[in-house]
Context: one part of a larger RNA
Molecule: small-subunit ribosomal RNA, 5' domain
Organism: Candidatus Bipolaricaulota bacterium
RNA sequence: GGGUGAACGCUGGCGGCGCGCCUAACACAUGCAAGUCGUGCGCGAAAGGCCGACCCUCUCCCGGACCUCCUCGGAGGGAGGGGAGAGGGGAAGCCGAGUAGAGCGGCGGACGGGUGAGUAACGCGUGCCUAACCUACCCCCAGGAGGGGGAUAACCCUCCGAAAGGGGGGCUAAUCCCCCAUAUGCCCACGACCCACAAGGGUUGGGGGGAAAGGGGGCCUCUCGUCGAAGCUCCCGCCUGGGGAGGGGGGCGCGUCCCAUCAGCUCGUUGGUGGGGUAACGGCCCACCAAGGCGAAGACGGGUAGCCGGCCUGAGAGGGUGGUCGGCCACAAGGGGACUGAGACACGGCCCCUACUCCUACGGGAGGCAGCAGUGGGGAAUCUUCGGCAAUGGGCGCAAGCCUGACCGAGCGACGCCGCGUGGGGGACGAAGCCCUUCGGGGUGUAAACCCCUUUCAGGGGGGAAGAAUCCCAGGGGGUCGAACAGGCCCUUCCGGGUGACGGUACCCCCAGAAGAAGGGACGGCGAACUACGUGCCAGCAGCCGCGGUAAUACGUAGGUCCCGAGCGUUACCC
Numbered sequence: 001g002g003g004u005g006a007a008c009g010c011u012g013g014c015g016g017c018g019c020g021c022c023u024a025a026c027a028c029a030u031g032c033a034a035g036u037c038g039u040g041c042g043c044g045a046a047a048g049g050c051c052g053a054c055c056c057u058c059u060c061c062c063g064g065a066c067c068u069c070c071u072c073g074g075a076g077g078g079a080g081g082g083g084a085g086a087g088g089g090g091a092a093g094c095c096g097a098g099u100a101g102a103g104c105g106g107c108g109g110a111c112g113g114g115u116g117a118g119u120a121a122c123g124c125g126u127g128c129c130u131a132a133c134c135u136a137c138c139c140c141c142a143g144g145a146g147g148g149g150g151a152u153a154a155c156c157c158u159c160c161g162a163a164a165g166g167g168g169g170g171c172u173a174a175u176c177c178c179c180c181a182u183a184u185g186c187c188c189a190c191g192a193c194c195c196a197c198a199a200g201g202g203u204u205g206g207g208g209g210g211a212a213a214g215g216g217g218g219c220c221u222c223u224c225g226u227c228g229a230a231g232c233u234c235c236c237g238c239c240u241g242g243g244g245a246g247g248g249g250g251g252c253g254c255g256u257c258c259c260a261u262c263a264g265c266u267c268g269u270u271g272g273u274g275g276g277g278u279a280a281c282g283g284c285c286c287a288c289c290a291a292g293g294c295g296a297a298g299a300c301g302g303g304u305a306g307c308c309g310g311c312c313u314g315a316g317a318g319g320g321u322g323g324u325c326g327g328c329c330a331c332a333a334g335g336g337g338a339c340u341g342a343g344a345c346a347c348g349g350c351c352c353c354u355a356c357u358c359c360u361a362c363g364g365g366a367g368g369c370a371g372c373a374g375u376g377g378g379g380a381a382u383c384u385u386c387g388g389c390a391a392u393g394g395g396c397g398c399a400a401g402c403c404u405g406a407c408c409g410a411g412c413g414a415c416g417c418c419g420c421g422u423g424g425g426g427g428a429c430g431a432a433g434c435c436c437u438u439c440g441g442g443g444u445g446u447a448a449a450c451c452c453c454u455u456u457c458a459g460g461g462g463g464g465a466a467g468a469a470u471c472c473c474a475g476g477g478g479g480u481c482g483a484a485c486a487g488g489c490c491c492u493u494c495c496g497g498g499u500g501a502c503g504g505u506a507c508c509c510c511c512a513g514a515a516g517a518a519g520g521g522a523c524g525g526c527g528a529a530c531u532a533c534g535u536g537c538c539a540g541c542a543g544c545c546g547c548g549g550u551a552a553u554a555c556g557u558a559g560g561u562c563c564c565g566a567g568c569g570u571u572a573c574c575c
Base pairs, nucleotide, nucleotide: 001575002574003573004572006571007570008569009568010567013420014419015418016417017416018415019413020412021378026376027375028374030373031372032371035107036106037105040104041103043101048095049094050093054089055088056087057086058085059084060083061082062081066077067076068075069074070073114331115330116329123256124255125254126253127252128251129250130249133248134247135246138244139243140242141241142240143239144238146180147179148178149177150176155170156169157168158167159166160165186209187208188207190205191204192203193202194201195200214236215235216234217233218232219231223229224228257303258302259301264294265293266292269291270290271289272288273287274286275285276284306328307327308326309325310321311320312319313318333354334353335352336351337350356367357366358365359364384410386409387408388407392406393404394403395402396401423453424452425451426450433444434443435442436441457516459511460510461509462508463507467502471498472497473496475494476492477491478490479489480488481487519564520563521562522561523560524545525544526543530559531558532557533556534555540547541546
């Protein structure tokens, strides 16, 4: 001098873009962060509404058993019964709705996101090898999908439990499970031939083994036919084999910090045979056999550390570093284990042990923020319990769509970088104040006042995006399959419509008025910038040299000056 994920002190107007627990991989309240598919399958509500059998109450009418009175003909009262109206209750049924919902099944939860504890290792980087390997979804090619059977959730019944949950009995579906058939190709062993040579690869022969699932739209050309379908056709799937793309497993060469005050280390150790295991080689694991293997070119041990692209510095060589972003690895309270699956030994799956927290009816249960936010704690120190799926990307789905704290945005913080402003021009031999003075004067200083002008930014008002169409819906046109003027799929420079969290933001225009916006450090030498007063080896300063003991440019204050400027200094660390 440059640099930083910084912190601290003083100060602080605006914007853009970045960055923001380096410490306790300490503990975590709460919410959200991974679901989706009804075009695989069987069940299947409720609130509410409609209708309203029937019941109750009240009123009125018909009717009149019977009762009372009496002038025997009437008058009055009146139960059961019937009808009408009003009010209230209300079963079944219908709508809600084959919806919500749970369940079986499929795909996804192995991605995305976090962290750096561990790891000095083929972990990472780089270059090779795999004739020793795997690969769901996606793309291309070829072929296939015939027949039969079974179980079990949900549901119903019942039992146990405080709960979490669980047992028993009964029923049922499928793209769930199983069997048979078919398979030139595929797998296995064997024979022959060819190639290679270390296991091996290819061709061929006969032998053995092994597949499948349906769902949806449309139609009457074919088959059967009365509608129509088991027929035809299209779409989404299913099975086998081959290839591809992308992804991964494994092996090797080289490189990868400090300590020799760590010098010897090793018994699954080193190798072999046979076996187990794996997608696959291997002492990976096991039995047996042999006695090896490593080491001053640093074994073993100890310490430290995730590695790299990069980043900082430097003329370079080199030194330092690995935060954000990208790649790889490792981890998911500590430790261990397997299950499922194409893929895990699996952050928001399972089991066990430990520590901790919570619930409990004391029998037993529940939990894991190193996801996003947030809390406590630790610390010099590091943010909102925000908005949205509009875009990009991901999962599922034919699709509509659903989910997505990935992401896109906004919020907070001069933490950093960059840009802008705090005004511009004029204005005195030069106001006042303050400072110095040899008392003449000098400085602050065109600085201010004052005059003229402008209005960025902030403020108020008005207008107002792009990001969004290569996406979606509907239509038109073209193509393809097809018997088809169904339908599906593909293309489309065509037409119409829909979709924005940010956000009434960016941006533009108008209004007002110099109006609201400057500080920090230094001034002895290094090192740019000096005087006065105070103090008197005191108080203090200090990076080094060193200042201060009565005229201190070095302490403190003031004026002045220098440097930088929304920053300036200090501290820490790196070159």